RNA sequence: AGAGUUUGAUCCUGGCUCAGGAUGAACGCUGGCGGCGUGCCUAACACAUGCAAGUCGAGCGAGAAAUUGCAGAUUGAAACUUCGGUCGAAAGAAGCGAUGGACAGCGGCGGACGGGUGAGUAACGCGUAGGUAACCUACCUUAAGCUGAGGGAUAGCCUAGGGAAACCUGGAUUAAUACCACAUAAAGCGUGAUGGUCACAUGGCCAACAUGCCAAAGAUUUAUCGGCCUAAGAUGGACCUGCGUCUGAUUAGAUAGUUGGUGAGGUAACGGCCCACCAAGUCGACGAUCAGUAGCCGAUCUGAGAGGAUAAUCGGCCACAUUGGAACUGAGACACGGUCCAAACUCCUACGGGAGGCAGCAGUGGGGAAUAUUGCACAAUGGGCGCAAGCCUGAUGCAGCAACGCCGCGUGAGCGAAGAAGGUCUUCGGAUCGUAAAGCUCUGUCCUUGGGGAAGAAGAAAGUGACGGUACCCGAGGAGGAAGCCCCGGCUAACUACGUGCCAGCAGCCGCGGUAAUACGUAGGGGGCAAGCGUUAUCCGGAAUUAUUGGGCGUAAAGAGUGCGUAGGUGGUUACCUAAGCAGGGGGUGAAAGGCACUGGCUUAACCAAUGUCAGCCCCCUGAACUGGGCUACUUGAGUGCAGGAGAGGAAAGUGGAAUUCCUAGUGUAGCGGUGAAAUGCGUAGAUAUUAGGAGGAACACCAGUGGCGAAGGCGACUUUCUGGACUGUUACUGACACUGAGGCACGAAAGUGUGGGGAGCAAACAGGAUUAGAUACCCUGGUAGUCCACACCGUAAACGAUGAGCACUAGGUGUCGGGGGAGCAAUCCUUCGGUGCCGCAGUUAACGCAUUAAGUGCUCCGCCUGGGGAGUACGUACGCAAGUAUGAAACUCAAAGGAAUUGACGGGGACCCGCACAAGCAGUGGAGUAUGUGGUUUAAUUCGAAGCAACGCGAAGAACCUUACCAGGGCUUGACAUAUACCGGAAAGCUCAAGAGAUUGAGCCCUCCUUCGGGACUGGUAUACAGGUGGUGCAUGGUUGUCGUCAGCUCGUGUCGUGAGAUGUUGGGUUAAGUCCCGCAACGAGCGCAACCCCUAUCGUUAGUUGCUAGCAGGUAAAGCUGAGAACUCUAGCGAGACUGCCGGUGAUAAAUCGGAGGAAGGUGGGGAUGACGUCAAAUCAUCAUGCCCUUUAUGUCCUGGGCUACACACGUACUACAAUGGCUGUUACAAAGGGAAGCAAUAUAGUGAUAUGGAGCAAAACCCUAAAAGCAGUCUCAGUUCGGAUUGAAGUCUGAAAUUCGACUUCAUGAAGCCGGAAUUGCUAGUAAUGGCAGGUCAGCAUACUGCCGUGAAUACGUUCCCGGGCCUUGUACACACCGCCCGUCACACCAUGAGAGUUGGAAAUACCCGAAGCCUGUGAGCUAACUGUAAAGAGGCAGCAGUCGAAGGUAGAGCCAAUGAUUGGGGUGAAGUCGUAACAAGGUAGCC
Repeated sequence: AGAGUUUGAUCCUGGCUCAGGAUGAACGCUGGCGGCGUGCCUAACACAUGCAAGUCGAGCGAGAAAUUGCAGAUUGAAACUUCGGUCGAAAGAAGCGAUGGACAGCGGCGGACGGGUGAGUAACGCGUAGGUAACCUACCUUAAGCUGAGGGAUAGCCUAGGGAAACCUGGAUUAAUACCACAUAAAGCGUGAUGGUCACAUGGCCAACAUGCCAAAGAUUUAUCGGCCUAAGAUGGACCUGCGUCUGAUUAGAUAGUUGGUGAGGUAACGGCCCACCAAGUCGACGAUCAGUAGCCGAUCUGAGAGGAUAAUCGGCCACAUUGGAACUGAGACACGGUCCAAACUCCUACGGGAGGCAGCAGUGGGGAAUAUUGCACAAUGGGCGCAAGCCUGAUGCAGCAACGCCGCGUGAGCGAAGAAGGUCUUCGGAUCGUAAAGCUCUGUCCUUGGGGAAGAAGAAAGUGACGGUACCCGAGGAGGAAGCCCCGGCUAACUACGUGCCAGCAGCCGCGGUAAUACGUAGGGGGCAAGCGUUAUCCGGAAUUAUUGGGCGUAAAGAGUGCGUAGGUGGUUACCUAAGCAGGGGGUGAAAGGCACUGGCUUAACCAAUGUCAGCCCCCUGAACUGGGCUACUUGAGUGCAGGAGAGGAAAGUGGAAUUCCUAGUGUAGCGGUGAAAUGCGUAGAUAUUAGGAGGAACACCAGUGGCGAAGGCGACUUUCUGGACUGUUACUGACACUGAGGCACGAAAGUGUGGGGAGCAAACAGGAUUAGAUACCCUGGUAGUCCACACCGUAAACGAUGAGCACUAGGUGUCGGGGGAGCAAUCCUUCGGUGCCGCAGUUAACGCAUUAAGUGCUCCGCCUGGGGAGUACGUACGCAAGUAUGAAACUCAAAGGAAUUGACGGGGACCCGCACAAGCAGUGGAGUAUGUGGUUUAAUUCGAAGCAACGCGAAGAACCUUACCAGGGCUUGACAUAUACCGGAAAGCUCAAGAGAUUGAGCCCUCCUUCGGGACUGGUAUACAGGUGGUGCAUGGUUGUCGUCAGCUCGUGUCGUGAGAUGUUGGGUUAAGUCCCGCAACGAGCGCAACCCCUAUCGUUAGUUGCUAGCAGGUAAAGCUGAGAACUCUAGCGAGACUGCCGGUGAUAAAUCGGAGGAAGGUGGGGAUGACGUCAAAUCAUCAUGCCCUUUAUGUCCUGGGCUACACACGUACUACAAUGGCUGUUACAAAGGGAAGCAAUAUAGUGAUAUGGAGCAAAACCCUAAAAGCAGUCUCAGUUCGGAUUGAAGUCUGAAAUUCGACUUCAUGAAGCCGGAAUUGCUAGUAAUGGCAGGUCAGCAUACUGCCGUGAAUACGUUCCCGGGCCUUGUACACACCGCCCGUCACACCAUGAGAGUUGGAAAUACCCGAAGCCUGUGAGCUAACUGUAAAGAGGCAGCAGUCGAAGGUAGAGCCAAUGAUUGGGGUGAAGUCGUAACAAGGUAGCC
C1' cells in the first nucleotide's frame, strides 16, 4: 500500500466482499512448563449456611468463670494407737475481700469510611474553567484563654405481671466524661450609631464605643490523656455560573409556583426552596416540550492524522441498596449489613401476631453460548477504636480453579545414502516423503530425585512470614514424559491420485459439483501459525462509501417550475478610535495511573519503578496588517432624474376578413363519403356539386425569421384606453442603500373540479363498421363531457438548456435583433453597449461534449445526493369540494442497478452493389404407374448412422449365401487373430470314410527339417500375462468432410490518434468479376485470400511418322491404304507461337478504366476444370482408420445353419416411363467421342422367334474384340384410352451361381392397369447452355430407371433491379453479446416470507383530574400528664401524651393521548423450476417512445 466482483471487451460511477488490528469473549479440535494479569457482559432474578464493624474498664454502675487472701462447715490420707481414739497432711461447701474480666447495659468515638452494583438519570449528573462579598467542616495542626460551684433522673440489676415468640408493662433502687440550671467570658453572636479602607450590584474588612446573650468533665500507673470557648489553617463537603456532553420535527409549541416583584417563613447558606399578595410574564426553529436510548470522565481499541467506536479490570465523580415514601440521630446520612410506614415475596406461629433483605466475600438455585474456592493470614500496606498493650478488618496480602489474555522456554543437537523398508504418484525409466528414520556420538532447559535455602521485617535491641521449604543455588538420573490446528480455484503462501456424478456436499465474495472436480469426501505431498489453531460475534481500519482535512449534482443518485422577500450568511474605497476575533510573551490549571522518550529492577520479556514530556480552558501584558464594532469622508457597486427608439410583455373594450358547419332559396341528378380494400353513415322526402342571402362560435393564413418580449408558465388579425419591464445616450442627484435567501408570500402549461353562460369545428367516454386467432386498440362513420367566456379552486409536467442566483477574470471567427458614435457623395466600412445563434483555442470532462450565453478559473449564498428493488409506497400530519398534492419510512430481497464510449450481431432503418435472386423465357417437379431412399407401422429381427438449406438413387462403386454389424437355434472359452514365458508332446496340414443342418467330432491313410545331440525351427495341449469388441461417448480427440462460398474478404509489423476497449491502414472519389487498379488521405509497408502460374479445349507452326493417314507415283482386288512407296493432308503427342486493352477513336481527372472499331482462329479473366483465406455451425463421422476414458471377458468375444436388412394401411423426397402425330410402328442408310478387355473381351460361322448356346480366329490392344451409335430419313397409322401407354398377371424359357422359394437379371407368347399434361406450391437453366438422343465405364459370379464420364442434334429469353431470397461495403438505432430462434412486461394459478388496513382484544410506561390517605416533618390545640427552673404555698414557666389540619407514598375511579403484542378477513410487495394468457418495451419493436 491494495485486491475480487456489473461488460464480448473498455473507461467511469457505485454498492457488496476480502486481506490488518482488537476483545472481560464463546464454540470445535488439541494441550508440556513458568511468570504477570484477568474472570456473571444475561435475571438491579431469588437466596440455605458461614463470615464481612466494631472498639474503649485510662467515662460509669453492676459483675460470671477462674485465681488468690481471710475464714473455715464438712470429709478425713499417712503415722501413732489402749482400737475407744489421738494427731492431723490434704481436699474443701457457704460467706467476706482482692485480682480478674466474660456476657449484657449506660456513656464516648466509629457504623456517612472501606467493599458492591450501574437500575435510574440527557441532568450543573459528569468534564473543564471560574465564583461564594451567600456557606458548613468531627477527628488533625497552630495561637490565645478557660476548666468554678450545684441539682434531679435513668438503663442495667431486683421484683411483679402479660405473651407461643418477638418483646412489652408496672413497682423499687443506682452511677457517670449521660442530663439540667447557675457563675465567669470576648477577639464570638445580636442590636445601635461613628470613623477609616476596599470593591464587582447587594456589600466586605478594620478600629474603637454602648447594650444584651452563650461554655466546660473528668480519668489515671502522676508520665500524661482528655473537656470548653474563640481565631486561623488543613482536609472534606454544599451551592452558583460560562463552555462542552446521543438520536428523532412522521415530537412545534411548552409553562400557573409557571416568570418576576414585595413581605413573612425555612436552610449551614443564596434562591419560588415554601407561603400570602401583586403583575403577566418565561422558554422555543441557535430546536423548547415530548419520545427513545444511556451512568459521566481519566482512559481503552482503531486510525498517517482528523476522526470513529467503547465505558471490563485500575483511578476520580455521581446514583442506588427488594419496590415506593419519610424523617430521626449526628460534624457529616435522609444512612447497603440503622429506624418508621406502605407494597410484593419468603420464613416462623399456639392464628392472636412476628421475622427477613448477599448490587459485601465465598457459596446455592435460576437464566444463559458463557465467567472461579462455602481456601489461608492479618506477616506486609491501609482503616476503626484505644494512652497503650491490643482487638476488629472476605479492605488487603496470598494461595486454589480456567490456554481467558500477554510474555518467555521446551518437546532435543551433530554426523549419518544401502538414498533401507513402507506409503503415494508414475510416461514404469523413475520421482517424492528424505538425512527424514535406523545407526553412531553428545547435551540436560523443562522433568524426576537428594542437599542447601532467601529478600519481602520497618524502629535501639529483641520478637513477629499467610505466601513457603516457595523463588533461587548445588549434585545425580535418563532422549527418556511433552505437537497440534487450519488451509492448498482466484483474491492468498501452498497439487496430485482415487471416490462421487447438479447427488452427497462446499462457499467470505466471485463461484464449484450434470463421468477425466488442483473448489465436495479420503489419501499422499505441500503452505501457514504454533501450545495453540480455526470458527462465530462485535468495534475501528481499508471506506475519499457523509468527504473540516477530503466528494459531488448536463447524461451515472442529485438544481427547488419561477420570482419577490424576512431572519441568517457574505459584502466597495478612505481616515481615526477600539481590541472581540487574530498574533507574540508570561502565569495558573491540566490528580494519580496510562501513552511517548530515556534509564533502572526481576536470568530475558511481559510486568514493575524513577525522571522528563500534553490537547484544552482561565488570567495578565503587548501589537494593530486583516476581519468585527464605533465614527468620518468618497463614487466606481446599486438606485433616481432627463432625452430617445424597439417589442406576439400584461389587462379591458371595440372592430375585421378568409374558412368550417348550419338555415333559407335557386340550378341540377344519382350518387356522395370513406379506405390498404371495404362497410357503417348521408342521398330520389333530391344529397354531393354549384349560386345567392343569413345565423353562430372558435381560431387568426401570407408577413414568419435557431426573429422579438416576458421571472417562469407563456405571448401572434386590427384599433383605442390603462399598465409593467428591459435597452441606448447624458452624468444632474442619493451615497454601499448591495448579493443570496431557511421559513413566508405571489405567479404557475395541459388535464381536472364548482357555479352560471356558450357550443361552429375538434374530440376522452360511448355506439356502430372494419381488421384480427382474439382486437374492450391502431383505420373509418358518428358522438357526449371538455376545449371557449366570467368568477372561484387545483399547484402538478421530460415545468428541460434534464445545466440555481450574483460578481470578476480567461484566444478568436462568423451570422442575426435593438440602440449609439465615427469615416464616406453613396454603396458600405470601422467602433461601442445590450440580446440571440453557430464554429472553435487554452482549459476542463469517465467519455459524449462545454468552451466570454462555460460544464474553464475564483469568491458569496441557497437547494439537493449517498447501491438497486420494496417506493415516491405505508403510517402520521398539513392543504384540497374531490381528484389528489406536499412531507416521507421500515421489514424483506439482490450483487449488482447505472453512465459514456467500443467491436460485433440484428432491424417489418437508410444509401450503394452483386448473384438464374426476381423479372423475361425454356423444360420440369407436385397428379399416374413403376424404381429407389426416408419416416411411420409391423416384426424374433426388420443392424447402424445421416435430419432445414448443408438427411432422404446419402455412407452403399451394386444385402440370394458371404457381405452382416441384426434375430432364432447349435457350439467354443488363452479363444477366429498377435506377442512372450514355463512345462508336456511330435507332428501339423492334406486325402478318404462315418455322424450331424453345419460348426464340430470320430476312424483310417499319409507324414518332417537343422543340430555342436544339450537343443532349435514349426506345431498340438496345459498354465499365466493377455487377445477380442461394428459395445458407449463425434459434447474428451486426431484425421477427413459438408456449409456460408470461388463470396471478397481476413489479418499483421512499425507509426499516429484515443486514459482505454479500440481506431487508422481496410474509410473517401472513381473503377472492376475481384481489398482489381488509379487518385486522394497519418499513414507506410507486408502476409493469407483474388488474379496469374497447372490441366483440358479452340488456331497455327515445327519435330516425329506406327498399330494411324493416303494427295501424287506404281502394283492390285468382287470391293478395300490391300501392297510398294510417301511424310503432303487428317490424326496422334512432344516442343513452341498466339491475346497484352498491344493499336485507333470517344468518354473520363491528362489516371485507373470503360464504350466503339480494326486486325485476328480466338477480345477484353476466350470456354471448362483443378485450386476453397481468417473463421462460423460443440455441423457430420468413435461403423473407413487412429485414439483417451468408461464398460464387457464361458461374453457386448468367436464359429456355424436358417431367417432378416427386400415386411406394408399410409406420408414425403429423388428418379425412370408415359399420357402421344415435334409421335408410335415398319423399313432403310450415314456420321461419333470416350472407355474396357486374360479366371478377360470375343469376331466370322452354325442352331434358336429370342434371351442364348455350340465353337473359337484375333487381341495384354491407335493393331483384335466389346461396337449396333441413337436421334436422322422414307413409308404407314389419323386423334381413339388408340398401332398411345406399358404396369400387373399367366405360361414357357435362357444365363450366372453350391444354391435364384423368401429374394436376381433377361427372352418369347399372352394379358393390357393407371394415365388424355397435373391444385396450392415449387425446382433447374443465360450458349455449344437448357432440352433431347444414344454410347461407355466403375462396382460386379449375376443384378443399374442410380452414379461417373462421352459425343450427336441443338434452342428461347434477359426491359430492368421496384419487389422475394442470399451475400458484400458504408451509415444509423439498440435495453441484443448463447448475439432477434435475442431480450423482455403485466394479469392469473401454486408455495413461502416480511409488511399495511381491520370489528376489536390484551398488556405497558408516563402524565392529568378526583377519591382515600399510612409513616413522618411542620402548624394549631393541648380540659389529660409532668423530675431538674421560679415560687413559703397556691401555682407558674417549660415540656409530653392526645387530638385536629396542610403536605403526603402505595391504592382506587375516570377520560384522552402514546407504545407494543395479537385478530376473522383483506390490500399490495418480494422470492421461487419447467405453469397459463397475450406481446407492452428494446430496431421506425412493426401505432416512435416517454412525462